A computed fold for a 75-nucleotide RNA from a Planctomycetales bacterium, annotated as transfer RNA. NCBI's taxonomy places the organism under Bacteria, Pseudomonadati, Planctomycetota, Planctomycetia, Planctomycetales. It was read from a public genome assembly.
RNA sequence: GGCGCCGUAGCCAAGUGGUAAGGCAACCGCCUGCAAAGCGGUCAUUCCCCGGUUCGAAUCCGGGCGGCGCCUCCA
Numbered sequence: 001g002g003c004g005c006c007g008u009a010g011c012c013a014a015g016u017g018g019u020a021a022g023g024c025a026a027c028c029g030c031c032u033g034c035a036a037a038g039c040g041g042u043c044a045u046u047c048c049c050c051g052g053u054u055c056g057a058a059u060c061c062g063g064g065c066g067g068c069g070c071c072u073c074c075a
Base pairs, nucleotide, nucleotide: 001071002070003069004068005067006066007065010024011023012022018055026042027041028040029039030038048064049063050062051061052060
């Protein structure tokens, strides 16, 4: 340098055009003599960034950034 895959909450992760599931953690409450466990509630006005298409974009298109893998070149 080329090609492919990936980037969603503090962590893991689903969702491939119709407006962000779930688990862990955290916080609040219930319970308990106090805790732990258990149970209930809260937790992304938003999906790496910019632009485009569309009535509508996490999802499609272009560019950029980052991670991983493979290939090529140099030493």

Notes:
Its mean pLDDT, the model's own confidence on a scale to 100, is 80.